RNA sequence: GUGGGCGUAGCUCAGCCGGUCAGAGCGCACGGUUGUGGUCCGUGAGGUCGAGGGUUCGAAUCCCUCCGUCCACC
Numbered sequence: 001g002u003g004g005g006c007g008u009a010g011c012u013c014a015g016c017c018g019g020u021c022a023g024a025g026c027g028c029a030c031g032g033u034u035g036u037g038g039u040c041c042g043u044g045a046g047g048u049c050g051a052g053g054g055u056u057c058g059a060a061u062c063c064c065u066c067c068g069u070c071c072a073c074c
Stems, first nucleotide, its partner, number of pairs: 001073007010026004019057001028044005050066005
C1' cells in the first nucleotide's frame, strides 16, 4: 500500500435484512437473609451505541469519510 473483521454500560458480549423503553451476565450501590462475612433474594444507578456527515417521517442498524484495534496479502 491492498482486502477484510471488530468498536454498544467499569469488564465480557447480544441486538446490527430501519420503528417496541437500548439489553444480558459479571461488577458497583442500597436493602433483606446471617452473630459477622460469603452465598442467595430484591431494588437501583450507570450508555449521547468509536467520531463527523448523509439518506429517511424515523438510524446502534443503510451510505460516505475519518480514528483506533486485529487478521491476511504485498
Predicted 3D model of a 74-nucleotide RNA (transfer RNA) from Limimonas halophila. Its Rfam family is "tRNA". By type it is a transfer RNA. The coordinates come from a structure-prediction model, not an experiment, and the mean pLDDT is 81. Taxonomically the source falls in Limimonas (Bacteria, Pseudomonadati, Pseudomonadota, Rhodovibrionaceae).